The part of an RNA shown here (small-subunit ribosomal RNA, central domain) has 351 nucleotides and comes from an uncultured bacterium. The full RNA is in RNAcentral, with records from ENA.
[in-house]
Context: one part of a larger RNA
């Protein structure tokens, strides 16, 4: 290259929207590019192969045959594939009612608690730990009562519960917003998948600038421990955790499992609907159905472990990727970054 791979062996892109390009429903016609059959013409000679001949053989050399699987032309085929034109509703979207929900943006409120301050009341300890010391306390701590500030995070509800593409999202309230789901209709007619580059979003740590700053805390001091102890354990304590613009762009960015579609037993919770039926109504209950969601499990698959209608099973479209460890996700050179460093990615050289 092929072939084989990608949940734990190397290997799914953090994640979404979409360009180009891939690929694509059901009928009708029509053309006839792709397909496909025939005919012509050409595919030098030698080589290779069949089958004779010549050197005593062979190797060689020679004569005839195949074959050169290709390329153009031309005459038909017209099933699938492409083109065009007409049409159609299973895909896919729209409209009309509802229902759920920590999806997000922004303004406001709120109570518990910690921490300082302020005043009572009180008197020697208080904190800490395995044991203690540093520490804080007679300038009056700790305890306990009232009052203020002021920051940051919303116990319980709370759930293998919910939303959202991913990171992620939990106090109530308003005001703007996105997505999904459920019922009948009625509408548009393949308007769809999937996605190289491309924009965008993307936890924490960091950086820039200006604010904040209770609590907690890298770094550092300082007590212990320890043979030492740049650490575990304690007093402290600045970055930083928060706000608001603007980079960075990375994680075990995990289900270690790209995305769409069909297709294949059951079982048993539990979230949102929707129908039917019990039931004076509501609540509750039975039964169906419909999306997501969790464990268990036939057949399959799998090296095992497991997976198992939410597939790691049976197909198909598309895109990312991997090829032996170590050198190395490193140098070098390109992008991009304020930097930190991101990304793209090798080699000698070794087992």
């Nucleotide at each position: 290259c092929u072939g084989g791979g990608c949940g734990u062996a190397a290997a799914g892109g953090g994640u979404g929207c979409g360009u180009a390009g891939g690929u694509g429903g059901c009928c009708u016609a029509u053309u006839a590019a792709g397909u496909u059959a025939g005919u012509u013409g050409u595919g030098a000679a030698a080589u290779c192969c069949c089958c004779g001949g010549g050197c005593u053989u062979a190797a060689c050399c020679u004569g005839g045959g195949a074959a050169c699987u290709g390329c153009a032309a031309u005459u038909g085929a017209u099933a699938c594939u492409g083109g065009u034109a007409a049409g159609c509703u299973a895909g896919a979207g729209u409209u009309u009612g509802g229902a759920a929900g920590a999806g997000g943006a922004u303004a406001g409120u709120g109570g518990a608690a910690u921490u300082u301050c302020c005043g009572g009341u009180g008197u020697a300890g208080c904190g800490g730990u395995g044991a203690a010391a540093u520490g804080c306390g007679u300038a009056g701590a700790u305890a306990u009562c009232g009052g203020a500030a002021g920051g940051a995070a919303c116990a319980c509800c709370a759930g293998u519960g919910g939303c959202g593409a991913a990171g992620g999202c939990g106090a109530c309230u308003a005001u703007c917003u996105g997505g999904c789901c459920c019922a009948a209709a009625a509408c548009u007619g393949a308007c769809a998948c999937u996605g190289a580059g491309g924009c965008a979003c993307g936890a924490a740590a960091g950086c820039g600038u200006g604010g904040g700053u209770a609590g907690c805390g890298a770094a550092c001091a300082g007590g212990a421990u320890u043979a030492g102890a740049u650490a575990c354990c304690c007093u402290g304590g600045u970055a930083g955790u928060c706000c608001a613009c603007g980079c960075c762009g990375u994680a075990a960015a995990c289900g270690a499992u790209g995305a769409g579609a069909a297709c294949u037993a059951g079982a048993u919770g539990a979230a949102g609907g929707a129908u039917a039926g019990g039931u004076u109504a509501a609540a509750c209950c039975u039964a169906u159905u419909u999306u997501g969601u969790a464990u268990c499990g036939a057949a399959g698959c799998u090296a095992a472990c497991g997976c198992g209608u939410u597939a790691a099973g049976u197909u198909c479209u598309c895109c990312g990727c991997c090829u032996g460890g170590g050198g190395a996700g490193u140098a070098c050179g390109g992008u991009c970054g304020c930097a930190a460093g991101a990304u793209u990615a090798a080699a000698a050289c070794u087992c």